The RNA shown here (c-di-AMP riboswitch aptamer (ydaO/yuaA leader)) has 137 nucleotides and comes from a Solirubrobacterales bacterium. It was read from a public genome assembly, where an Rfam model found it. Its mean pLDDT, the model's own confidence on a scale to 100, is 75. It matches the Rfam family "c-di-AMP riboswitch aptamer (ydaO/yuaA leader)". Its family is annotated with cyclic-di-AMP binding and regulation of gene expression in the Gene Ontology.

RNA sequence: GUCUUGCGCUCGCCUAAUCCGGGGCGAGUGUCCCGGAGCGGGGGAACCGAGUUGUUGGGGCGAGUUCUGCGGUAAUCCGCAGAAGGCGAACAUCGCUAGCCCGUCAGCUAACCCCGUCGGCCGAGAAGGAAAGGCAG
Repeated sequence: GUCUUGCGCUCGCCUAAUCCGGGGCGAGUGUCCCGGAGCGGGGGAACCGAGUUGUUGGGGCGAGUUCUGCGGUAAUCCGCAGAAGGCGAACAUCGCUAGCCCGUCAGCUAACCCCGUCGGCCGAGAAGGAAAGGCAG
């Protein structure tokens, strides 16, 4: 001097997943509990819709679905390569297209009832922002 990795802080991004108040613990950064606001989700009448009835159960959160070719497999399914649709961003470019839950049961749905507020970043490059100083007019 360069590269890589870890930790802390700050800024930014995905996501509903943020903010405020009170209390306990702690040397402190913080951490735990309680409450509220905001944001998000589910159940639940009439009317309307549907006629449901399962070895092919059915349903929910979520962008995370459908199809084609080849290979593995008894099949489900998996892998590789594509296409369409969908989602996110720094948007003529790049990336994602998962995972989990209910438990035989749920259409919509006013009142009403219940639940969540996590986690992650193949971001710190470029771009952008702030402050100090100098020069010129």